[in-house]
Molecule: transfer RNA
Organism: marine sediment metagenome
């Protein structure tokens, strides 16, 4: 230089062209003599930019970051 796969919540991960989930952490309540476990609620996310389409996290192009592999001719 090329080519491949990855980017969702504080974290780890699901998802599918039609309301974006779940675990964990996090608030608050409840229990308890106090802390812990448990137990109801709550708030939080699709890496940037464009393009398709009534609707994009999902389909195309393009960055940018991050793991692999390929080449060594000039």
């Nucleotide at each position: 230089g090329c080519g491949g796969c990855c980017a969702u919540a504080g974290u780890u991960a699901a998802a599918u062209g039609g309301u974006a989930u779940a675990a964990u952490g996090g608030a608050a309540g409840c229990u308890u003599g106090c802390c812990a476990u448990g137990c109801u609620u709550c708030g939080g996310u699709u890496g940037c930019g464009g393009g398709u389409u009534c609707a994009a996290u999902u389909c195309c192009c393009g960055c940018u970051g991050g793991c692999c592999g390929c080449u060594c001719c000039a």